[in-house]
Parts: sequence; C1' cells; structure tokens
RNA sequence: GCCCGGGUCCCGCGCGACGUCGGCUCGUGAAUCAGGUCAGGUCCGGAAGGAAGCAGCCUUAAGCGAUCACCGACGGGCGCAGCGGGAGUUCCCGGUGCCG
Repeated sequence: GCCCGGGUCCCGCGCGACGUCGGCUCGUGAAUCAGGUCAGGUCCGGAAGGAAGCAGCCUUAAGCGAUCACCGACGGGCGCAGCGGGAGUUCCCGGUGCCG
C1' cells in the first nucleotide's frame, strides 16, 4: 500500500426514555325524570296487617377533580456499536491474509 471484517453514513424494524390521551385507583357527584332503606305523614282494613312513598341516609350513572405507580394507544430533527438490508472507502479499530 492492497484486501477482508467491524464501526462511522442511510433506510426499515425492535427496545428504552419523553410527551399527549384513555383505562385502573381515590374523591366528588341525581331538586327532578337511577336503585336500596324509607322516620314523619297518607291510603286500604273492624283488627291483625298490608300498599304506595316525601324528607333523610346509603350505593352509584353521566359529569367534574386529583394523581405517584401500573396497563394500553398514538407521536416525533430524543437515545441504543440492538437486529436486518443498503451505500461507501472519508475517518477509526482489528487481521491466521498478500505485496513492497
């Protein structure tokens, strides 16, 4: 110096972090058109008892709020000598290689 392999370069995929949204969780949440329990009172009954059921209370729907973590979806001038394909001798590393 040449050659070969790997990295650097490009594309695709994968993984991770980040961002947004949703789920999970908690809280709140129905004057009245959810449910349950229904004081008082009302109705039926001779009575025993029964019926409907306001307020209150409880549970929740839709909605609203709160988030650490966890699960899922989406995203890109984020990261990765993770994988595959390609380009390419600029640079870097290596070699049981060849020539001088």

Record summary: A computed fold for a 100-nucleotide RNA from a Solirubrobacterales bacterium, annotated as Bacterial small signal recognition particle RNA. The prediction has a mean pLDDT of 81. Of the family's consensus pairs, 93% are formed in the model. Rfam family: Bacterial small signal recognition particle RNA. From the family's description: The signal recognition particle (SRP) is a universally conserved ribonucleoprotein involved in the co-translational targeting of proteins to membranes.